[in-house]
RNA sequence: UCGUGCUAGAUGGGGAGCUAGCGGUGCCCUGUACCCGGAAUCCGCUACACCGGGGUCGAAUUCCCACUCGAGGUCGUCGUCGCCCAGGGACUGCGGGUGCUAAGUAGUGUUGAGGAUCGGGUCCUGCGCGGCAGGAGUCUGUGAACCCCGCCAGGUUGGGAACAAAGCAACGGUAAGCAGUUCCUCCUGGGUGCCGCAGGGUUGCCCGGUCGGAGCUGGCUGGCGCUGGCAAGCCGGGGAGCGUGAUCGACAGUGGGUGCACGA
Repeated sequence: UCGUGCUAGAUGGGGAGCUAGCGGUGCCCUGUACCCGGAAUCCGCUACACCGGGGUCGAAUUCCCACUCGAGGUCGUCGUCGCCCAGGGACUGCGGGUGCUAAGUAGUGUUGAGGAUCGGGUCCUGCGCGGCAGGAGUCUGUGAACCCCGCCAGGUUGGGAACAAAGCAACGGUAAGCAGUUCCUCCUGGGUGCCGCAGGGUUGCCCGGUCGGAGCUGGCUGGCGCUGGCAAGCCGGGGAGCGUGAUCGACAGUGGGUGCACGA
């Protein structure tokens, strides 16, 4: 060095989770990688850390070690980078209401502002006058078959007669009643009055007189405050993503290492 037969070992690995811990079943990644049985109300083990049975390869492309690369997972954090969700209402902003101010503007004011003072009005009470409405009276008309009046034709009654008496109708009038009533008188009432008198009140408003002598008003703009809204900015919270840090790390790559026996 070659051949034969063995042995160690290999026949997938990893992440999270579970667990005191390890491994497996289930999930995910890698990517191809013997078979059967067991196991989330978990199963089996204990640092040589799945258990039981069967098979294959076997000292190297395949086993072991180191380094590199790095799919993917986990944890954290910030950049707070932009996004999403619900919330807040301190601040900026927006719009609403309200108070003050009087810088601007406008109006008003020496034909006299604000202010002060006096009087009157507006307000209340009483009385009067007027008006209106209702009622009564007055007045006008009408108004009784008889039981109202006057006068009573005719007729009736009494009488011998003269005459007398009662008396219907008509006519004239009247009572109650009915109708009207301009004016007049009285009574009552009010959502009554450009009215009068007296008294009261006069915070405010209006009018006028006097004093006095320059401001006054607050519409709009501005300024300052208060109040209740919106939520764009903002604030704090949560979420997914990207970036970033830490950690584990499959696959792959590079380098190195690896036993025994027999024969030639």

Bacterial large signal recognition particle RNA from a Chloroflexota bacterium, 264 nucleotides, folded computationally. Rfam family: Bacterial large signal recognition particle RNA. It is annotated as a non-coding RNA gene. The coordinates come from a structure-prediction model, not an experiment, and the mean pLDDT is 77. The source organism's lineage runs through Bacteria, Bacillati and Chloroflexota.